[in-house]
Formats: sequence, structure tokens, C1' cells
RNA sequence: CGGGGUGUAGCGCAGCUGGCUAGCGCGCUUGCUUUGGGAGCAAGAGGUCGUCGGUUCGAAUCCGUCCACCCCGA
Repeated sequence: CGGGGUGUAGCGCAGCUGGCUAGCGCGCUUGCUUUGGGAGCAAGAGGUCGUCGGUUCGAAUCCGUCCACCCCGA
């Protein structure tokens, strides 16, 4: 320098054939249970979907740019 992949909650990930309110597991908070802890049960909080822009009635999803990381080639 060229090509490809990944980026979604604290962590690991799904969703990417554009459309209801963005989900799952673990974790976290509160309550119940227990002498206490753990386990279990119930409820809840937490996301400007990496950045900026474009297309569209509508974008996590399509297009462009940039950033970070990983892989391949030179």
C1' cells in the first nucleotide's frame, strides 16, 4: 500500500431477505426464601446498535467516508 472480516447493554452473542416497543445468556439492583452465604423464585435498571453523512415514508439492517481491532497478500 491492496484485499477481507469484526464493531449491538458491564461481559459473551443473536437480530443484518429494511417495518410493531432492539433481544438472549451471564452479570448488576430490589424483594421473597435462609441464622448468614450460596442456590432458587419474582420484579427491575442498563443501549444515542463504533463515527459522520446519504438513500427511503421508515435504517442495527442498504450505500459512502472515517476510526479501532483481527486475518491475508505485497

Overview
RNAcentral holds the sequence, with entries from ENA. The RNA shown here (transfer RNA) has 74 nucleotides and comes from a Chloroflexota bacterium. Rfam family: tRNA. Its family is annotated with triplet codon-amino acid adaptor activity in the Gene Ontology. Taxonomically the source falls in Chloroflexota (Bacteria, Bacillati). Its mean pLDDT, the model's own confidence on a scale to 100, is 80. RNAcentral records the identical sequence in 2 taxa.